[in-house]
A computed fold for a 454-nucleotide part of an RNA from an Actinomycetota bacterium, annotated as large-subunit ribosomal RNA, domain III. The prediction has a mean pLDDT of 81.
Context: one part of a larger RNA
RNA sequence: GAGUAGCGAAAGAGGGGUGAGAAACCCCUCCGCCGAAUAUCCAAGGGUUCCUGGGGAAGGCUAAUCCGCCCAGGGUAAGUCGGGAGCUAAGGCGAGGCCGAGAGGCGUAGUCGAUGCACAACUGGUUGAUAUUCCAGUACCGCUGUACCCGCGCCAAUACUGAUCCAUUGUUGCUAAGGGGCUGUCACCUUCGGGUGACGAACUGACCCACGAUGAGGACGUAAGCAAUGAGGGGACGCAGGAGGAUACGUGAGCCCAGGCGAUGGUUGUCCUGGGGUAAGUGCGUAGGGAGGGGACUAGGAAAAUCCGGGCCCCAUGAUCCUGAGACACGACGCCGAGCCGAUUUAGGCGAAGUCACUGAUUCCAUGCUGCCGAGAAAAGCCUCUAGCGAGCUGGUACGGCGCCCGUACCCCAAACCGACACAGGUGGAUAGGUAGAGAAUACCAAGGCGAUC
Repeated sequence: GAGUAGCGAAAGAGGGGUGAGAAACCCCUCCGCCGAAUAUCCAAGGGUUCCUGGGGAAGGCUAAUCCGCCCAGGGUAAGUCGGGAGCUAAGGCGAGGCCGAGAGGCGUAGUCGAUGCACAACUGGUUGAUAUUCCAGUACCGCUGUACCCGCGCCAAUACUGAUCCAUUGUUGCUAAGGGGCUGUCACCUUCGGGUGACGAACUGACCCACGAUGAGGACGUAAGCAAUGAGGGGACGCAGGAGGAUACGUGAGCCCAGGCGAUGGUUGUCCUGGGGUAAGUGCGUAGGGAGGGGACUAGGAAAAUCCGGGCCCCAUGAUCCUGAGACACGACGCCGAGCCGAUUUAGGCGAAGUCACUGAUUCCAUGCUGCCGAGAAAAGCCUCUAGCGAGCUGGUACGGCGCCCGUACCCCAAACCGACACAGGUGGAUAGGUAGAGAAUACCAAGGCGAUC
């Protein structure tokens, strides 16, 4: 310079409390603001900022008894949530290998790697601070036991199949001797017409054997289960569109329940105020959506296969199978619940009704259906197949046991993240009430949260 610029969008008022001290801290009552957010819950990121007690130097654009500040103590509980003990994508690493003077580069088999796939828990209560984690109730998944039951298997028996061998048999096949004997060949005789003899093809032809049939006989085999690191299927996918079914939510109720009966004329009434909930799971298998089924054969699927593929035959439009919201029932004689009673020296207890109608989703059926061209991941879990293993095993009911590691506080459109700041900026997802409205616009409200540090 100068007590100058500035004090970073925004509504506060009154009363009470604490305190040395109060415009700003705490409580109450009004008023105001947001309300597809200025609400609630996550991911990322931060890392103790969370809660309790205390403090008043510094930080807080003023003050401060207050704080995301300072000090101390406390707080994060999981078979099921998220991740790992499962899978793979882009991409990374990479035994051998190739290249390079080397450092190193590339890359096979592999091995990692979610933002994807797979995968078993819900409701209520509870703390000052955690909860799908604790507690109560009710479930589910994996592994593993005990008892009983059903059904099979091994040994035995039985059933089926039925080999060698044996017996009987045949309008069967094969062929030996024999038979047979050509418009054939040769020899002899001849009345020259032919005759006789030999050879010889077809054909015929027993036994044995072969084949077929029947019978006896009984060997081997089959008649549990598990199951790939292999094979196949499936998982398995784009965009757009509209119709249908259903639910959540919501609204109303003259119906149900609880309370009320009026400071001023009326108000026992079709009056006023408030409430009218309940999950996973299990059962049932609906609205709907999808798939043809069987038989023998077989050069392909690195071996095998009853599986897949291939051609062939038969039966078929409704039998079977798969999928599938929701409703209903149990769960629930429970929990919740307006209100009432009782606590502030703090603590809880009792507990009614719990229905109907309408509306109706961007949610579910649905990775469905229809259309279109730009033609829209992979692998595992899962199913089938065989290779293989195999002497005990599948299933059901009841009752048990076990279930590892990491995260979990708090903020999260923000004063706690990214912006040097308690910065008018930026930051992905989920939830989506009422009136008006096409609407998630907008306006005013609910639940809830704030009144922005002079």
Description: The source organism's lineage runs through Bacteria, Bacillati and Actinomycetota. Rfam family: Bacterial large subunit ribosomal RNA. It was read from a public genome assembly.